[in-house]
RNA sequence: CCCCGUUCCGUGGGAGAGAACGGCCCAGCCGUCGCCGAAGGCGCAACGCACCCGCAAACGCUCAGGCAAAAGGACCGCGGAACCGGA
Numbered sequence: 001c002c003c004c005g006u007u008c009c010g011u012g013g014g015a016g017a018g019a020a021c022g023g024c025c026c027a028g029c030c031g032u033c034g035c036c037g038a039a040g041g042c043g044c045a046a047c048g049c050a051c052c053c054g055c056a057a058a059c060g061c062u063c064a065g066g067c068a069a070a071a072g073g074a075c076c077g078c079g080g081a082a083c084c085g086g087a
Base pairs, nucleotide, nucleotide: 003086004085005083006082007081008080009079010078011077012076013075018033020032021031022030023029024028034067035066036065040063041061042060043059047054048053
C1' cells in the first nucleotide's frame, strides 16, 4: 500500500398490511375491531458440552413498530472514514 472483516457517514434501490369505524381543537390524538413484518425485541434446530448450558435466520411470536403520501425500513450496490487482525 492492497485485500478481507467490523463499525460509522453519504448516496441509490428497497416489501407487506384498513386514506377502516367513532369522538375531538379532524393526515394529529384517543378508543374499537381487522391485518402486516424487513427497525428493535423475544423464541427454537442441527451441532458443541460430563452436566448446567451455549447456539442461526429472510423461520416463528407480534411486546414494540407499521397498514394513502411523507418519514421509517432488514438487506443489497457505490463512495468515503475509522478500528482490528491476517497475508
Predicted 3D model of an 87-nucleotide RNA (Glycine riboswitch aptamer) from a Rhodocyclaceae bacterium. The sequence was found by an Rfam model in a public genome assembly. Its mean pLDDT, the model's own confidence on a scale to 100, is 80.